Model confidence (mean pLDDT): 81 of 100. The RNA shown here (transfer RNA) has 86 nucleotides and comes from a Bacillota bacterium. Its Rfam family is "tRNA". By type it is a transfer RNA. It was read from a public genome assembly.

């Protein structure tokens, strides 16, 4: 340099162009218990807000579309293969 694959919360990961983060783990709060473990309930991306709710968010920058994690173009990083090594 060429070809292929991957990049999503604190972690593993899901999502056929139509509510992003299902489900699980970790963590917070509560219930139960003499106490603890186990179990159960609930919350758990970021920002604003007392809340209701609103806005933002899938590596980065653009594009297509009513609508993009998903499709197209360029770039970055990682993994694998091939080539080159004067």
């Nucleotide at each position: 340099g060429c070809c292929g694959g991957a990049g999503u919360g604190g972690c593993g990961g899901a999502a056929u162009g139509g509510c992003a983060g299902a489900c699980g783990c970790u963590g917070g709060a509560g219930a139960c218990u003499u106490a603890a473990a186990a179990u159960c309930u609930u919350c758990u991306g970021c920002c604003a807000g007392a809340a209701a709710u609103g806005g933002c968010g899938u590596g980065c920058g653009g594009g297509u579309u009513c609508g993009a994690g998903u499709c197209c173009c360029g770039c970055c990083u990682c993994c694998g293969g091939c080539a080159c090594c004067a």